The RNA shown here (c-di-GMP-I-GGC riboswitch aptamer) has 75 nucleotides. Its mean pLDDT, the model's own confidence on a scale to 100, is 80. Of the family's consensus pairs, 90% are formed in the model. It was read from a public genome assembly, where an Rfam model found it.
[in-house]
RNA sequence: AAAGAUAAAGCUAAACCCAUCGUGAGAUGGGGGCAGAAAGCCACGGAUCUUUAAUAGAUAGCCGAGCUGCCUUUU
Numbered sequence: 001a002a003a004g005a006u007a008a009a010g011c012u013a014a015a016c017c018c019a020u021c022g023u024g025a026g027a028u029g030g031g032g033g034c035a036g037a038a039a040g041c042c043a044c045g046g047a048u049c050u051u052u053a054a055u056a057g058a059u060a061g062c063c064g065a066g067c068u069g070c071c072u073u074u075u
Stems, first nucleotide, its partner, number of pairs: 001074004011036002016031006034061001040067002044064003047059004
């Protein structure tokens, strides 16, 4: 510098169930494990969704941009 498989260390945790919060989309904690090589951070662009429809809010595990980082392989 390039790449990410079948491997390895560590990490995250979908659906579903329980509790709490919220009008809601959803969020947090516990159980759980479908998956992930950025499923780490960030609402900047697009997209979807919610409402009391407004210079309001939710989704980063929908796609991009930006910032940062572990392991392995090759040169």